[in-house]
RNA sequence: AGAGUUUGAUCCUGGCUCAGAAUGAACGCUGGCGGCGUGCUUAACACAUGCAAGUCGAGCGAAACGCCCCUUCGGGGGUUAGUAAGCGGCGGACGGGUGUGUAAUGCGUGAGAAUCUACCCUUUUGUGAAGGAUACCCUCAAGAAAUUGAGGUUAAUACUGCAUAAGUCCCUACGGGGAGAAAAGUGACUUUAUGUUGCUGCUGAAGGAUGAGCUCGCGUGCUAUCAGCUAGUUGGUGGGGUAAUUGCCUACCAAGGCUAUGACGGCUAUCCGGCCUGAGAGGGUGUACGGACACAUUGGGACUGAGAUACGGCCCAAACUCCUACGGGAGGCAGCAGUGAGGAGUAUUGCGCAAUGGACGAAAGUCUGACGCAGCGACGCCGCGUGGAGGAUGAAGGUUUUCGGAUUGUAAACUCCUUUCGAGUGGGAAGAAAGACCUGGUUGUAAUAUAGCUGGGGGAUGACGGUACCACUAAAAGAAGCACCGGCUAACUUCGUGCCAGCAGCCGCGGUAAUACGAGGGGUGCAAGCGUUAUUCGGAAUUAUUGGGCGUAAGGGUGCGUAGGUGGCAUGUUAAGUCUGUUGUUCAAUCUCUCGGCCUAACCGAGAGUUCGCGGCAGAAACUAACAAGCUAGAGUGUGAGAGAGAGAAGUGGAAUUCUUGGAGUAGCGGUUAAAUGCGUAGAUAUCAAGAGGAACACCGAUGGCGAAAGCAGCUUCUUGGCUCACUACUGACACUGAGGCACGAAAGCGUGGGGAGCAAACAGGAUUAGAUACCCUGGUAGUCCACGCCGUAAACGAUGAUCACUAGGCGUUGGUUCAGCAUAGCUGAAUCAGUGUCGUAGCUAACGCGUUAAGUGAUUAGCCUGGGGAUUACGGUCGCAAGACUAAAACUUAAAGGAAUUGACGGGGGUCCGCACAAGCGGUGGAACAUGUGGUUUAAUUCGACACUACGCGAGGAACCUUACCUGGGCUUGACAUACACUUGACCGCUAUGGAAACAUGGCUUUUUAGGCUUCGGUUUAAACAGGUGAACAGGUGCUGCAUGGCUGUCGUCAGCUCGUGUCGUGAGACGUUAGGUUAAGUCCUCUAACGAGCGCAACCCCUGCUGCUAGUUGCAACUGUUCGAAAGAAUAAGGCACUCUAGUGGGACUGCCUGGGAAACCAGGAGGAAGGUGGGGAUGACGUCAAGUCAUCAUGGUCCUUAUGUCCAGGGCUACACACGUGUUACAAUGGUUGGUACAGAGGGGUGCAAUACUGUAAAGUGGAGCAAAUCCCAAAAGCCAAUCUAAGUUCGGAUUGAGGUCUGCAACUCGACCUCAUGAAGUUGAAAUCGCUAGUAAUCGCGCAUCAGCAACGGCGCGGUGAAUACGUUCUCGGACCUUGUACACACCGCCCGUCAAGCCAUGAAAGCUGUUUGUACCCAAAGUUGUCUUAGCUAACCUGUAAAGGAGGCGGGCACCUAAGGUGUGAAUGGUGAUUGGGGCUAAGUCGUAACAAGGUA
Repeated sequence: AGAGUUUGAUCCUGGCUCAGAAUGAACGCUGGCGGCGUGCUUAACACAUGCAAGUCGAGCGAAACGCCCCUUCGGGGGUUAGUAAGCGGCGGACGGGUGUGUAAUGCGUGAGAAUCUACCCUUUUGUGAAGGAUACCCUCAAGAAAUUGAGGUUAAUACUGCAUAAGUCCCUACGGGGAGAAAAGUGACUUUAUGUUGCUGCUGAAGGAUGAGCUCGCGUGCUAUCAGCUAGUUGGUGGGGUAAUUGCCUACCAAGGCUAUGACGGCUAUCCGGCCUGAGAGGGUGUACGGACACAUUGGGACUGAGAUACGGCCCAAACUCCUACGGGAGGCAGCAGUGAGGAGUAUUGCGCAAUGGACGAAAGUCUGACGCAGCGACGCCGCGUGGAGGAUGAAGGUUUUCGGAUUGUAAACUCCUUUCGAGUGGGAAGAAAGACCUGGUUGUAAUAUAGCUGGGGGAUGACGGUACCACUAAAAGAAGCACCGGCUAACUUCGUGCCAGCAGCCGCGGUAAUACGAGGGGUGCAAGCGUUAUUCGGAAUUAUUGGGCGUAAGGGUGCGUAGGUGGCAUGUUAAGUCUGUUGUUCAAUCUCUCGGCCUAACCGAGAGUUCGCGGCAGAAACUAACAAGCUAGAGUGUGAGAGAGAGAAGUGGAAUUCUUGGAGUAGCGGUUAAAUGCGUAGAUAUCAAGAGGAACACCGAUGGCGAAAGCAGCUUCUUGGCUCACUACUGACACUGAGGCACGAAAGCGUGGGGAGCAAACAGGAUUAGAUACCCUGGUAGUCCACGCCGUAAACGAUGAUCACUAGGCGUUGGUUCAGCAUAGCUGAAUCAGUGUCGUAGCUAACGCGUUAAGUGAUUAGCCUGGGGAUUACGGUCGCAAGACUAAAACUUAAAGGAAUUGACGGGGGUCCGCACAAGCGGUGGAACAUGUGGUUUAAUUCGACACUACGCGAGGAACCUUACCUGGGCUUGACAUACACUUGACCGCUAUGGAAACAUGGCUUUUUAGGCUUCGGUUUAAACAGGUGAACAGGUGCUGCAUGGCUGUCGUCAGCUCGUGUCGUGAGACGUUAGGUUAAGUCCUCUAACGAGCGCAACCCCUGCUGCUAGUUGCAACUGUUCGAAAGAAUAAGGCACUCUAGUGGGACUGCCUGGGAAACCAGGAGGAAGGUGGGGAUGACGUCAAGUCAUCAUGGUCCUUAUGUCCAGGGCUACACACGUGUUACAAUGGUUGGUACAGAGGGGUGCAAUACUGUAAAGUGGAGCAAAUCCCAAAAGCCAAUCUAAGUUCGGAUUGAGGUCUGCAACUCGACCUCAUGAAGUUGAAAUCGCUAGUAAUCGCGCAUCAGCAACGGCGCGGUGAAUACGUUCUCGGACCUUGUACACACCGCCCGUCAAGCCAUGAAAGCUGUUUGUACCCAAAGUUGUCUUAGCUAACCUGUAAAGGAGGCGGGCACCUAAGGUGUGAAUGGUGAUUGGGGCUAAGUCGUAACAAGGUA
């Protein structure tokens, strides 16, 4: 610091997602040790049990049991013990917990004045003399208990008067007057007293410290779909109350107070230091530690006290739990542990007061779940270890492989070494502790007591813990996992699976070769952890102060104007803002830096820094502000001119439509693509005249004018607003913007009343159509018009807020002013001001574009935006008569939606052009029969492939067996075929027999070769070759995948295109070049040109053909000569000859070369010559690419499958089936013909297992026989034509299918299933609907011939060859296909595209709804506990004080009554907000549902 994701690609906008850090976390897998931290975020849910606040005998009185002793047995004494319990004092208001409530009675920060403060410190005054009770205890009583009552006894530092009063408080006439306290305890001494004195207490007062209460400024969430709130409310006076100010309370008076700078209401929430993140500004958060607040089951209340409205106190009410003898009682873990529940989830019913701190105490000490420790949890941070060095044969095993290897991998084994941690043994009373106590000095004292201060010594005391640490012992011994490996993002392979199973943070993987699923191997990352999930910040400049935008997400429809914000020049004063210095505060901890302590680190400590804020004081005076007095450049007023559809009112004019009346006139009019509805013989339309009525104003007229916008148009008059120019007289900042507010505001619509010619929603009819609730036509009502009143919206658009300033110009135009010239009613030009257009520089912009009328550069101000959809919506509110308008969400869903531009493709867009594309013609197909191929069906099998054009007489250029891949049956298993090895045999082959359908099996006969050694020459052995058998490697597959491939092919298309280098333009995709003007068959050429060149294509070079020269002359030729035959014509001729034809080699020829015209040129038109004329005709030749086109069955090949079978051999069958459909052909339907006879002329091919003549036989197919020929020599070998004859319009002398019989040929073999011949048979068919095909000249049409394959043949097919030989093309409107340019696009799988809405189905969230049911809350009323206060009480009770001898009384208290307030409760009525609800509304989502086709192209009605 960025990255992925919208597109075919690009730039931008914009969201979504990722990489980082963090956590009081949880879950999954795994888990060695230690240190330091940390641990109910949920139910402020309920709690068993134990503990968490007591202490003081130096404040007071004071037991008992027990034990011991004595005893007269009645008891007594000691101890227990100054103990329990009690009175009293101090403390239970701290410490500890939790975060319910609380948006301010809170918190943070900074100020302030009207206060209190136990214990503590300092100073000071006192501490006198009395009194009456009471708890404990004893006795009695009630009760189940808790507890309570009565009587009796007693003490105090408990309680109550009195005395005194320095100072305090109150009153004051400043002379004074009045009020108001106390408690003692315990030591020392000697003079034992009315003693002295110390210490600790107590009382009054002053001050301090600490703590607390109160007030104020500023700061501290969301919400306006909460806009008005408030009656103790705001203020005053009197009174009350408080420690203290105050409506804190009360009576009276006044009517205030708060609020758009957000009152009131709603929702949420403890706040802060801090913590997390971030570069920072910020954002999030408030666990642990620290400060503050609030709370203690819920609600209310006071008491005590220095302090509470009191967590472990009290009273009352409520809910809940427990005990009960049913009468009544008890309780409050949000203290520490712990239990249940909830939950994804959070620990021990531990040890100790040794330390620190706290309460009490003089102290010893007691208490302390504060705290110190330990336990549990990888929950976090930090540290350590799981070994180190060497070690290649690169072991084995695994994985993979191109089979060579590679990798795991120095990894292991093995050798040497070390021993942290852990384990064991031993040491270790280490450190963590000072006080108390003893003692010295000093202060004080009468004092060597005591006490305070300050030194020295020093016994005892340890929860942790036999812990930290140390030493020793043994052995590498006990200690590694998790996630990931398609991109982002470091890391790749094999197998399995086959849109299944699954993965996924986003994009997306998976449909048989998955680096994305699962597994293995390998690798990468981190490591006692690693991943996942959740959450926060970051990245995100994606709420933008730093630091964004608004022409297309975002500009308000327009103006006026309030609050507010901002504001010209110059002078002075002030010092609010601002700036400087200083000072107080900003607790500590945290953070940063430096140093130090634990071995290091985490952790801990010290010092420094930071702490931007707030307050005080002092200063400065530039800027802002305030005040004072000025200026004229902004703004406004005045004077003189000017233009205008600016507005309102009244009047008025002509043209046109329609209607009415009249004239004249006759059959149609009208309307449309075409029609029909409609009108018309009752007289229309068309025409003439007159009249009526309403609405709108042709020409001028315009990129023109005016207005704030909406908008404004005949003419005249009246009333009236604004603007511009010129001059510079006046005012003196009066200005700009503008939330709310007010006003205006097209069309449509609404209300009331008019009006109504034309037009025209709705509606009706006619058409169109599959339908047509539309487009078209005929009618037609609201409405359109007027008056008054609503509505308040538009693509209200320049999709561009207003104002001011600055920043090149050119060309128009409107209205002024000034000047110049001239041809002077004026014209032209220049300058300038104000408008309005167009082009354009700089600049801006994603681009398009904007560009002095900015979308440039700045300033001021208000409005608005934050992914798409849901949603111009719901609910609520306001407005409206209604329609509806304004304001305006959420759930849910989605990874995009979008802008601009680019390249293509497409268009029922445009332009240009081409093609047998249409047209003009000729002949066909589609109808018949047959042949052939395909589909379908059938079958054991009908093998397989090919499917629009571009499959279908295609692969197949030849299925009876074979072919053959298919089916049935019979066999074989190293195999029919290849290579090599091991062992074994010496055969195999051949001949033959048997069985069999054959393959094959079983027999018989026969039987190796070469070289070496040995040799009795019989043979044997070794090696090699060959062959058989056995075994294991392997063979084999027309099995699958043409969507894994190579090669080959089809098609667009023989169309003219497709690209590149350099350069230039553009942010870029890309563009230019290749476009344009001409021209061509052609991107062919020329010209222009930010292009210049080049490549693949075009053309040419190649072949055939058309003319010709030369050369050559057999097998070809035959003019001439010769020869032979013949009367001649003529014929023959291997004699000469090569002239001609021809053959086949090499040349020539044609190039727009020449002429005329046009043109800039290219080139075009015409002409001449020429065999041929403008690429002469034909062929071969197929650019970049497209169609996942075709082919794994030609061949090759990856992968996969079969391996006694999916291989291989054999026999038979099938590929030839047949209700049917289609394609391609053949033959026909006849007279331009058939039949019969005669007769003529080709080219190109083929021929040895061959072609075969002449001849003979047969009706013929053919047979017999065989000359000649390996071919310019011989053979195969022509038909249409021509000449005759006949048929005579018919299902025929047309047509030949089908069938019967007989034959021929090939072949092992013609049954399934061959061809041909003869005789007989003689079907359909009489020119073919819709539709459709080929062809532009030696072409179509027609006629035959040949060849390949091949034993034969399905051939009527295919490929070639020649013979005869036409017609037509005006032309490019239309159909189809193509090329180029341009335009639009929401298409890019590219129009066979995209895409909308209803309906139907499923799921989801949500609105409405008769209602039902919760929660919160307002208000009115009722009832009213406890309690404070007030008041009443000679009626009950009553120690202290007063009177009194006493009795008794008084004062006061208790109790009781009443009143106010009031919690809970009740009743009524509202409000807000949830849940649910038959039914209902729309919305969203969901591979292949229905109906249409609304949008995107002129999307077929823009």